[in-house]
Annotation
This is a predicted structure of a 72-nucleotide RNA (transfer RNA) from a Candidatus Woesearchaeota archaeon. Rfam family: tRNA. Rfam links the family to the GO term triplet codon-amino acid adaptor activity. Rfam describes the family as follows. Transfer RNA (tRNA) molecules are approximately 80 nucleotides in length. Model confidence (mean pLDDT): 81 of 100. The RNAcentral record of the sequence draws on ENA.
RNA sequence: GCGCUGGUAGUGUAGUGGUUAGCAUCCGAGCUUUCCAAGCUUGGGACGUGGGUUCAAAUCCCGCCCGGCGCA
Numbered sequence: 001g002c003g004c005u006g007g008u009a010g011u012g013u014a015g016u017g018g019u020u021a022g023c024a025u026c027c028g029a030g031c032u033u034u035c036c037a038a039g040c041u042u043g044g045g046a047c048g049u050g051g052g053u054u055c056a057a058a059u060c061c062c063g064c065c066c067g068g069c070g071c072a
Stems, first nucleotide, its partner, number of pairs: 001071007010025004018055001026044006048064005
């Protein structure tokens, strides 16, 4: 340099054009318990970046940035 692949809460992951961006974990509050742990309820927190297509983009297209694999 070229090709492929990925980037979503602090962490791991789902989401294949329209539904409140879901789940686990994490953090706060409450319930329960003599206390802790566990459990239950409730709340908080996320789409790498710039543009394009579209009535509508995390999702499709292009550039850039970052990681991984392969080729040279």